A computed fold for an 80-nucleotide RNA from Desulfatitalea sp. BRH_c12, annotated as c-di-GMP-I riboswitch aptamer. It matches the Rfam family "c-di-GMP-I riboswitch aptamer". Its family is annotated with cyclic-di-GMP binding in the Gene Ontology. Rfam's curators write: GEMM was predicted in a large-scale screen for bacterial structured RNA regulatory elements. The organism belongs to Desulfatitalea, within Bacteria. It was read from a public genome assembly, where an Rfam model found it.
RNA sequence: ACACGAAAAAGCCAAACUUCGGGUAACCGAAGGACGGAAAGCUUCGGGUCCACACGUUUGUGGAUAGCCGGGCCGCCUGG
Numbered sequence: 001a002c003a004c005g006a007a008a009a010a011g012c013c014a015a016a017c018u019u020c021g022g023g024u025a026a027c028c029g030a031a032g033g034a035c036g037g038a039a040a041g042c043u044u045c046g047g048g049u050c051c052a053c054a055c056g057u058u059u060g061u062g063g064a065u066a067g068c069c070g071g072g073c074c075g076c077c078u079g080g
Base pairs, nucleotide, nucleotide: 004080005077012037013036017032018031019030020029021028022027035067041073042072043071045070046069047068048065049064050063051062052061053060054059
C1' cells in the first nucleotide's frame, strides 16, 4: 500500500415514531428518539421501487429513494 474483517479501543451515523417547517406528492430539513449500520460517508452511472404530469396502454418527461441492489470516489481501527 492492497485485500479480508469488527473481537477490542476511540469514535461516528441514526430506522420507526412524535413535534415544527418545506413540497401537489413521493419525500426532505430541524429537534427529540434508537431499529439497526464496518462505510447507514459522498455520488443517480446502471437496475429496482415510489410520486407527479401527459398519454392511451407503446410508453415518455420530470422528481424521490444512497438505510433497495450493483458500480465509482474518499475514509477510522487492528487479536488478525